RNAcentral holds the full RNA, with entries from ENA. The part of an RNA shown here (small-subunit ribosomal RNA, 3' major domain) has 480 nucleotides and comes from an uncultured prokaryote. Model confidence (mean pLDDT): 82 of 100.
[in-house]
Context: one part of a larger RNA
């Protein structure tokens, strides 16, 4: 001056309490290890790797494996040499796993022009420079990311103090989420960082009306379905609005802090985006870029099949269950947020059923995708059950050149494990926890993941003595 202490003192976080739901048992999805494999491509390993890179592995992606094949290369930019003027595209036949090769047909005929293939442009052979490389080094690196931690701290300038290193200042008494803010003080000032400016929610006014309203009138086929209106909802553009601003009380007459009034909204109203100096040779050469080493008829290209999807077994994350606050049938309400011309599909028929037929509308506040639990009525009556739904037979739908390895759905028939889970261990403080659906990215098909919407809605916090992580003073050190 740091770092550390099972040293002190002050202080904060779902840190522990107080609560409520899980997770450790089961089945099952996923991701890892490990083992297997001809290969199970690669990367990520405490927190901060393990539903992670991967917002979608039949093929392709695909980087690994078996075999076939090319070698100026699938791709770019010249040079020499020589060929054709078109090049190019479509279709058919043979070999072939296909990649390729090989033969025909056709479609179309580049620009300038001295009509010379002469110039330009393109293409093909050869050859030459070079292409290529998901191949190593992330401990060479740029950029980009996680972390400590949205914690409240990390400097500087001048000046002053000490021989220096360094120290003040940034400590102190008080406050605050906060080096917030105020007072004090050999310091006075300034800079990244807090906050504030931004987006969005909550209220309200303006401005707008092809959504929306019988609000008020008329008409009506009873459908805002027309007329006809912009009041209200809404939409989206722009403006008020909150400041500890008023009043009490505390407190140093300070900063505060506490009651309260008025307010939609009260003390930072709620969310979110913003991430200081640094730390972890923290991840990432397989987005990308780039040094350096390595490969060059291969460590590079093409293409077929195979694998990433294996399974004694072990973790991690998750779904679904163990049932009556429940399953089933039956009636039947009420959302938001996106998405949709090779999409969304309505309304009609078929089929138990995924689905098919045929089709209106919709370039989309206009059409369409479009709830679901909850409620009411019955039934089940405490069992491995009318719970649960794993495997497993069938038979069938869709998507795609293809679902054997390896794909989602439907029906029937099977009904496995499981009676709430040891030690242990997560997540939340209000529209949150937990429960209920729905919607998008990606994508032909593939979700229990992931990001997002909304519907219903809790309980609990005495406190800060212990656990954990962190500030700020202090103190000891045989660390650095």
């Nucleotide at each position: 001056u740091g770092a550390c202490g099972g040293g002190g003192g002050c202080c904060c976080g779902c840190a522990c309490a107080a609560g409520c739901g899980g997770u450790g048992g089961a089945g099952c999805a996923u991701g890892u290890g490990g083992u297997u494999u001809a290969a199970u491509u690669c990367g990520a390993c405490g927190c901060a790797a393990c539903g992670c890179g991967a917002a979608g592995a039949a093929c392709c992606u695909u980087a690994c494996c078996a075999g076939c094949c090319c070698u100026u290369g699938a791709c770019a930019c010249g040079c020499u040499a020589g060929g054709u003027c078109g090049c190019g595209g479509a279709a058919u036949c043979c070999a072939g796993a296909g990649a390729u090769g090989g033969a025909u047909u056709u479609c179309u005929u580049c620009a300038g022009u001295u009509c010379g293939g002469c110039u330009g442009g393109a293409c093909c052979u050869a050859g030459u420079g070079c292409a290529g490389u998901u191949g190593c080094u992330g401990c060479a690196u740029g950029g980009c990311u996680g972390u400590c931690g949205u914690c409240a701290g990390c400097u500087c300038g001048u000046g002053u103090c000490g021989u220096g290193a360094g120290a003040u200042g940034u400590u102190g008494g008080g406050u605050u989420a906060a080096g917030u803010c105020c007072c004090g003080c050999a310091a006075c000032g300034a800079g990244c960082g807090c906050a504030a400016c931004c987006c969005u929610c909550g209220u309200c006014c303006u401005u707008a009306g092809u959504u929306g309203c019988c609000a008020g009138c008329g008409g009506u086929u009873a459908g805002g379905c027309c007329g006809g209106g912009c009041a209200c909802u809404c939409u989206a553009a722009g403006g008020a609005a909150a400041c500890u601003g008023c009043c009490g009380g505390u407190g140093a007459u300070a900063a505060g802090c506490u009651g309260g009034a008025g307010g939609a909204a009260g003390g930072u109203g709620g969310g979110g985006a913003u991430g200081a100096c640094g730390u972890c040779a923290a991840g990432u050469c397989c987005u990308c870029a780039u040094g350096g080493c390595c490969c060059u008829u291969a460590c590079g290209g093409g293409c077929u099949g195979g694998g990433c999807u294996a399974c004694a077994c072990a973790c991690g994350u998750g779904c679904u269950a163990c049932a009556a606050u429940g399953g089933c049938g039956g009636u039947g309400a009420c959302a938001g947020u996106g998405g949709g011309a090779u999409g969304c599909u309505a309304u009609g028929g078929g089929g138990c059923g995924a689905c098919c037929c045929g089709g209106a509308g919709c370039u989309a506040a206009u059409c369409c995708c479009c709830a679901a639990a909850a409620a009411c009525c019955g039934u089940c009556u405490c069992a491995g059950u009318u719970c649960g739904g794993a495997u497993u037979g069938u038979u069938c739908u869709c998507u795609g050149c293809a679902a054997c390895u390896c794909g989602a759905g439907a029906g029937c028939a099977u009904g496995a494990a499981g009676u709430u889970g040891g030690a242990a261990u997560c997540g939340c403080u209000a529209g949150u926890a937990a429960u209920c659906g729905u919607g998008g990215a990606u994508c032909a098909g593939c979700a229990u993941g992931c990001c997002a919407c909304g519907g219903u809605g809790a309980a609990u916090a005495c406190g800060u003595u212990c656990c954990c992580g962190g500030g700020c003073c202090u103190u000891g050190u045989a660390c650095a």